[in-house]
Context: one part of a larger RNA
Order: sequence, then C1' cells, then structure tokens
RNA sequence: GAACGAACGCUGGCAGCGUGGAUGAGGCAUGCAAGUCGAACGGUCUUCAGCCAGUAGCAAUAUUGGUUGAUGAUAGUGGCGGAAGGGCGAGUAAUGCGAGAGCAAGCUACCCCUCGGAUCGGGACAACGUCUGGAAACGGACGCUAAUACCGGAUGUGAAGCGGAACCGAAUGGUUCCGUCUUGAAAGGCGGGGACCCGCAAGGGCCUGCCACCGAAGGAGGCGCUCCCGUGCCAUCAGCUAGUUGGUGAGGUAACGGCUCACCAAGGCUUACGGCUAGGUGGACUGAGAGGUUGGUCACCCGCACUGGGACUGAGACACUGCCCAGACUCCUACGGGAGGCUGCAGUCGAGGAUCAUUCGCAAUGGGGGAAACCCUGACGAUGCGACGCUGCGUGGAGGAUGAAGGCCCUCGGGUCGUAAACUCCUGUCAUAUGGGGCAAGGGCGCGGACGCGAAUACCGUCUUGCGCUUGAUGGUACCAUAAGAGGAAGCCACGGCUAACUCUGUGCCAGCAGCCGCGGUAAUACAGAGGUGGCGAGCGUUGUUC
Repeated sequence: GAACGAACGCUGGCAGCGUGGAUGAGGCAUGCAAGUCGAACGGUCUUCAGCCAGUAGCAAUAUUGGUUGAUGAUAGUGGCGGAAGGGCGAGUAAUGCGAGAGCAAGCUACCCCUCGGAUCGGGACAACGUCUGGAAACGGACGCUAAUACCGGAUGUGAAGCGGAACCGAAUGGUUCCGUCUUGAAAGGCGGGGACCCGCAAGGGCCUGCCACCGAAGGAGGCGCUCCCGUGCCAUCAGCUAGUUGGUGAGGUAACGGCUCACCAAGGCUUACGGCUAGGUGGACUGAGAGGUUGGUCACCCGCACUGGGACUGAGACACUGCCCAGACUCCUACGGGAGGCUGCAGUCGAGGAUCAUUCGCAAUGGGGGAAACCCUGACGAUGCGACGCUGCGUGGAGGAUGAAGGCCCUCGGGUCGUAAACUCCUGUCAUAUGGGGCAAGGGCGCGGACGCGAAUACCGUCUUGCGCUUGAUGGUACCAUAAGAGGAAGCCACGGCUAACUCUGUGCCAGCAGCCGCGGUAAUACAGAGGUGGCGAGCGUUGUUC
C1' cells in the first nucleotide's frame, strides 16, 4: 500500500447492487417449511332435483324414511411424490476431492423413440357395523365390502436359462443366428358416436379419442464400481499387518472383489504405521511475476441430521421434518405407560468483541401431484433492519472588499481566517407535498376460425394478428409532471522525523503521548486546549488477520 462475512470510537443526507451467527454440530417455547389425485376404489356427509311410501291436513303444502341422478366436501384403501429442493461442515488426510482413463463386471422410476401385447378367474383387508380394553398414546375380537390393492390360470413378439453354429476381440469373453427345449406379463379410467347386434330397462357389444397398464430394444439424464497421477504438518512416530496377502470352492450383491465364509499357501505394506490439524474444488486476496495466504457468499462433489447401532419399503435411502433398539436430555401421566429431536424459515435463551423480521406472496422462475381447473411449495420472488462492502448523487451556483463584526497571532505598523460571511441575481438534483403511471406476462375460462385424428359437421389434440371475461406480493412502487423554497443534509484524523501540514496559552520527567526513533525536569511545532494548516470525506480513525 492492498484486502476483509470484520469489531470498536467519533460522526452520519439519499439511492442502486451486493452482503450479514465466523463463537456452543450448545439447549429450544410458538407458527409455518410435502403434499396431491374423487377422471383408481367402496363408503360417509352437504345442497338441489325426480320417483315411491308414511305422518299432519279437505287441499296447496310441510315433514320423515327409502331410492335414482347431479353437486361440493372428505376420514380410509390405492397411486405418485415424501431419496428432490433447503440447512450445516461435526467427522473425513482418503470408502473424500481434482484431473484423466475404464466397466467384455453394472442398475436406472418419471421423460423421448420403436416393436408387440393387454385374456379368463379367485379370495381377502381397511373404511363401516356390533362388542370391548386404556388416563392418554393407541388398540383388541367378531361380521360385511370395492379397486389401477393382492393371488392363480392362459398366451409369449421378444427376453432370460440351456444346447448348437458362425464371426470378432489383447484376455476373462462379446455379437449374431438356430431350437417340437425350459421359465415367467398385464388394469383399468375418462370422453364421443351413425348404422348394426344383445338386453324388459339401465346399459353393453361395435367404432373412435385421450390418459394409464404389461413385455422387449434403444436414447437421454442419473447413480454404482475400478485404475494411474496430484492432494497439510510431525521421524522427539520406524517398523506395521492374521481376513492380514494370494489361491481353490461356496455364499452374497444391480455388479467386480476377502465383500463374507470353509480349506490351502505365507504372504502384503515401507513419507508404511502412529499422532496433530483440516471438508475438497472452481475460485478469492496479495504480488511485476514466481510465489504466499485462503476456501464466507455463488457453482460442482463429498459427509452429516440429538448420540451410537440396525434394517424395512422402494427405481433410488440404510432415509433432516419415516421405522426399530440402546443412551443422554426435555415434556405429559390416573404411575400402569407415553411423547419429542430447528445443522429448514423466522424467533428465543446461552456463550461471545460480534452478525437481522416470530414480515408479504405463490404474480414470476422452478419443483411435486392432477386429464385439467387447481392445490402444495419459509425453494423462490419481494419488502424490512445493519454505512458491513462497492458504486453513484447531494449538502448549492455566479457575483460580491469599507477586505465588516468576531476569533487568533503580532515587532502594535499590521497579518490571517477571507470572497469566506452579509448582500444581489439564479438553479431545483435528493428530501417534502400533489397528480398521472409502467415493465416484469404470460396464463386460465367461454365463443369462433384453421389443421390433424377419425366413418363423422361428435369427442380430443395443436395453432390462432379474432371476440368477451379473468389474473400483480412488491405497489399506486419505479418513472413522469407540477408546486414551494437555499430552504432539511459534514464530519473524522493528523500537523518532531519517517510523512503532506505551525503558532500561542497551560503544564513542568507531573499530567500525559508513542507504530519506530523517541517527547515531557519553566519559553514543549512531540502532553492538554485554542487559532491556523494538511489529508480523506458520509465517512474518518483504531484494533485484529493475510499478502
């Protein structure tokens, strides 16, 4: 000199963009942060309409029950999603990361493309009903019922297995072809329709569209595994190792492998082993560079989710707001037993020199579910707070000498603050008030048109410079215009040398200063105050840390 996720002191007008728990991975009150689908399913409830029956009434009508249809809501079964998104850096010096290769040793839900198929049956379990246990959390018994839930049979393009052949590869081996061989699939839902068929009817067959379903091949993206190289300090750590190193066989895995096991051999490693520290990288800071230091925000990878262990489900987890066990802690209890996990967003206590709102909205972007409307989304978009940082703007401009008053200095002549002020003429940024007023937006619904599908002027899909309705958190904000008026807006540090900037007064080795050298003991440019000057300026200094 530069830099900072900074802190402290004095001071503080506005805006934009960033940024803000670095310490106790300490404990957490409260609210929210993962749901959605009724177009998978049986029910229940609301409202409306039709029909039947009962009651009151002469009747209109009112009301109760049943049933059918529509409508909205939904506990339960079922599907998809809760493995993403979000947080943190404890652990980890290598099961990590970075860069480069490999898997002929692999898996892959949703998405895209291609081919083929979707048949016949069955029995349950929730919900519900009855009974019942418990303070609660939560159950138990019996009975009924649906499905895209579960199970069995059929079929088998192909796939897998087995057998055979050809071709290919550096090897384990791979690819293709053949087979009276073996094994194993599926589910429906929502619309539309002219003729024909079945049916008393409702409806179904049939045709057609959309979304789902099953098998197979490929793609995309994702994940798993392997290898080489690089990756902090200590030798006051020199030897370490028995599943250890290799083999055979078996098990296990999506898959290779001591991954696990039995047996056999005696190997394997050498900055090893041990200890300390630490998430890694793209990057960041500094520096002419080489290098040194660093890894906050953003992005990628990894690890973790009260502590330790375990598996289940699933395409994917050994699973932050799932389950089980143990432990510590907190809470409820009828003492028998239960509940919980903010290293999500806010917030609170604590510790600390130190770090914000218990805000608004799903309008945009993205994600989950859904045919869609839509629902959910503390991701995200916004606003708020903090000069914490960077950037921009302002605190006025021009004129104005009897160089006013006043302060300070003085050789008492004067000098200086100083065109500075007053005064005159202007301007109108920001702030204030009033009025107008976006971009971000495109989407949704209805009507119409074109094209595709199709037997079809149905339905459905795509497009639409067409018409109508609707949709903005920020926000009546940005921006624009008008109004008034210099009005509301300057400080901090230094002045002995390094180092730009000097005098007076007070003090008297005292009080004090100080980064180094050093100042202060009666004229101190070094302490304290004042005037003046220098530097920077909404900041200026100090401290800490790095180069």
Molecule: small-subunit ribosomal RNA, 5' domain
Organism: Candidatus Latescibacterota bacterium